[in-house]
Notes:
Model confidence (mean pLDDT): 82 of 100. Predicted 3D model of a 127-nucleotide RNA (FMN riboswitch aptamer (RFN element)).
RNA sequence: AAACGUCUUUGGGGCAGGGUGCAAUUCCCGACCGAUGGUACAGUCCAUGAACCUCCGCCGCUGGCGGCAGGCCGAUCCGGUGCGAUUCCGGAACCGACGGUAAAAGUCCGGAUGGGAGAAGACGAAA
Numbered sequence: 001a002a003a004c005g006u007c008u009u010u011g012g013g014g015c016a017g018g019g020u021g022c023a024a025u026u027c028c029c030g031a032c033c034g035a036u037g038g039u040a041c042a043g044u045c046c047a048u049g050a051a052c053c054u055c056c057g058c059c060g061c062u063g064g065c066g067g068c069a070g071g072c073c074g075a076u077c078c079g080g081u082g083c084g085a086u087u088c089c090g091g092a093a094c095c096g097a098c099g100g101u102a103a104a105a106g107u108c109c110g111g112a113u114g115g116g117a118g119a120a121g122a123c124g125a126a127a
Stems, first nucleotide, its partner, number of pairs: 004124007017029003031107002033096002035048004043094002052071003055067005076092005098110003
């Protein structure tokens, strides 16, 4: 030094403009957005995280909180360059939890001033 322990900080973006309608940022035209680690720079590869379900534990038990667990978990091709790219360049596509709503939502409101993969740093201890 790495690994380890404690703590601190940090850790998600987006319907412009227009149409129909009593009503839509929800439908239609169109616009816009892309968490984290890995790898030749990735929303679409490999893996992780959040929601939800199950299981287990606790509590003030129609439920709530927690957990080292399990399940579920969307979508890409072609050409070019190159040692190497489903990651770059060019082109054409595609995808997006749950609840709510005057009308069906990746983008509005809500759980969430939450949680979180992870990132940065301080200290400790050890060799």
The sequence was found by an Rfam model in a public genome assembly.